[in-house]
The RNA shown here (transfer RNA) has 71 nucleotides and comes from a Candidatus Nealsonbacteria bacterium. Its Rfam family is "tRNA". The organism belongs to Candidatus Nealsoniibacteriota, within Bacteria.

RNA sequence: CGGGGUAUAGUGUAACGGUAGCACGAGUCCAUGGGGUGGAUUUAGUUCCAGUUCGAAUCUGGAUACCCCGA
Numbered sequence: 001c002g003g004g005g006u007a008u009a010g011u012g013u014a015a016c017g018g019u020a021g022c023a024c025g026a027g028u029c030c031a032u033g034g035g036g037u038g039g040a041u042u043u044a045g046u047u048c049c050a051g052u053u054c055g056a057a058u059c060u061g062g063a064u065a066c067c068c069c070g071a
Base pairs, nucleotide, nucleotide: 001070002069003068004067005066006065007064010024011023012022013021018054025043026042027041028040029039030038031037047063048062049061050060051059
């Protein structure tokens, strides 16, 4: 320098263009004399900037970070 891939909650991982879920974690409460454990409830997210569309995590263009291949 060229090509390709990935980016979603504190962590991991889903999501035909139509309400962004699940598990773990964290907070609160209940059960126990206490712990473990179980139950209820809450918490928090689409890397960034534009475009297309009635509607974008998803499609298009660009940028950023990381990874792979080639030179």
The coordinates come from a structure-prediction model, not an experiment, and the mean pLDDT is 82.